[in-house]
Context: one part of a larger RNA
RNA sequence: CUGGGUGUAAAGGGAGCGUAGACGGCUGUGCAAGUCUGAAGUGAAAUGCCGGGGCUCAACCCCGGAACUGCUUUGGAAACUGUACAGCUAGAGUGCAGGAGGGGUGAGCGGAAUUCCUAGUGUAGCGGUGAAAUGCGUAGAUAUUAGGAGGAACACCAGUGGCGAAGGCGGUCUGCUGGACAGCAACUGACGGUGAGGCGCGAAAGCGUGGGGAGCAAACAGGAUUAGAUACCCUGGUAGUCCACGCUGUAAACGAUGGAUACUAGGUGUGCGGGGACUGACCCCUUGCGUGCCGCAGCUAACGCAAUAAGUAUCCCACCUGGGGAGUACGAUCGCAAGGUUGAAACUC
Numbered sequence: 001c002u003g004g005g006u007g008u009a010a011a012g013g014g015a016g017c018g019u020a021g022a023c024g025g026c027u028g029u030g031c032a033a034g035u036c037u038g039a040a041g042u043g044a045a046a047u048g049c050c051g052g053g054g055c056u057c058a059a060c061c062c063c064g065g066a067a068c069u070g071c072u073u074u075g076g077a078a079a080c081u082g083u084a085c086a087g088c089u090a091g092a093g094u095g096c097a098g099g100a101g102g103g104g105u106g107a108g109c110g111g112a113a114u115u116c117c118u119a120g121u122g123u124a125g126c127g128g129u130g131a132a133a134u135g136c137g138u139a140g141a142u143a144u145u146a147g148g149a150g151g152a153a154c155a156c157c158a159g160u161g162g163c164g165a166a167g168g169c170g171g172u173c174u175g176c177u178g179g180a181c182a183g184c185a186a187c188u189g190a191c192g193g194u195g196a197g198g199c200g201c202g203a204a205a206g207c208g209u210g211g212g213g214a215g216c217a218a219a220c221a222g223g224a225u226u227a228g229a230u231a232c233c234c235u236g237g238u239a240g241u242c243c244a245c246g247c248u249g250u251a252a253a254c255g256a257u258g259g260a261u262a263c264u265a266g267g268u269g270u271g272c273g274g275g276g277a278c279u280g281a282c283c284c285c286u287u288g289c290g291u292g293c294c295g296c297a298g299c300u301a302a303c304g305c306a307a308u309a310a311g312u313a314u315c316c317c318a319c320c321u322g323g324g325g326a327g328u329a330c331g332a333u334c335g336c337a338a339g340g341u342u343g344a345a346a347c348u349c
Stems, first nucleotide, its partner, number of pairs: 003321004007303002012317001014201001016199002021194001023192001025088007033081002035077008049065006091191001092188003095184002098181001103177004108172002110154001115149007125136002162169002206247006215241002220236004258316006266294011298305002322349003331342004
C1' cells in the first nucleotide's frame, strides 16, 4: 500500500467561490497510448518448486523439467478508457413572460415603554425580599398631569411559517442589489459534478482609533443569607452592549448527519407556483420546488433513519485508528494583544 469506518461509540472541514488534480451524457468515423492477442529476442548460474539419482538415511551434492508472472522488437483486434474530428439535446447555461420572501446594503420616518430634565397637583413614605437591610425621600420622593431630551429595541401580526451557502435575518417607507422557484421551449451545445493548496465570508466575547451611552450589566462596592459565602437574593455600578472604520477567526459554528447525481410502497399537514374541473375566491383532481409528522421494504449494536435516508449505487473532498499525558510541549506560521492554525513524545493504565 491493501482494510474497516465517520447521527449518538474515535472520526464531516463553520460555510462558500474556485486553481491543479482525479471523475464525467448520447451517436458516428479515424488513430492505437492504456487494454487483448500471435511471434521473435532476452529474462546468467546458483537458490526456490516438481520429477529422478549419489553419500547406509537426512542435512548436503548431482541431473532433468517447469517457472522466472518482466522488458524489448514486430504482426494483428477495436468493445471499453484515452485521443482527434463531425454531429445531437435528456445534463448545464442563456432568453422570454411571471408571482413569493425578516436575503444583503444605504438613507428617511413612526409609536409604545424605560431613564433623565423642567413645571403643576400632592404628602410621608417609596423601593426591595422568603423575611429584611443597604438605597431613595420633608432640600418634597413614590404616585399623577403637561412639556422636553436622549439612546436602544421593534409588542400584536408570528406560524416545527418565510429567506439566506453558513454565520444569520423581523416596526414602516424608499434607492441600489444577490439568489431561488414554477411556466414557455426561442438560443448555446457537455460549456458539468467535486475540489488539495488559494481567495473572500464567518455568532458572541475580545482588541485598536474616534463617536455615543437610555436600559441592561462582567469587574467592583455595599446590604443580606451562611459555620464560612470571594456565590445564588437585594441596592448601586464601570468596561461592554450601540455607530463608523480596521483587526481577531473561534462556538454544543448542531440535523452533533460533507457536496453532487440517479433509483426505491404509501398516508397526512403546511409555504410558494403551474394545469384541469367547477356557478364559485372555497372544495376537489393533478404537477413542481420547499418545509414538518407518521410509516413499508431496506439499513442499524440499539436508539432510530426511512424520496429532506442513516436505503440501493457512482464520483470527488475532509476526517478517524485505545484512554490519559494533550489540543499540551517544541518548531513553523498568522495576530497589536488575547490568542488562533499546524501538532508530537517520554511516561502511564
The prediction has a mean pLDDT of 89. Predicted 3D model of a 349-nucleotide part of an RNA (small-subunit ribosomal RNA, central domain) from an uncultured bacterium. The RNAcentral record of the full RNA draws on ENA and Greengenes. Rfam family: Bacterial small subunit ribosomal RNA.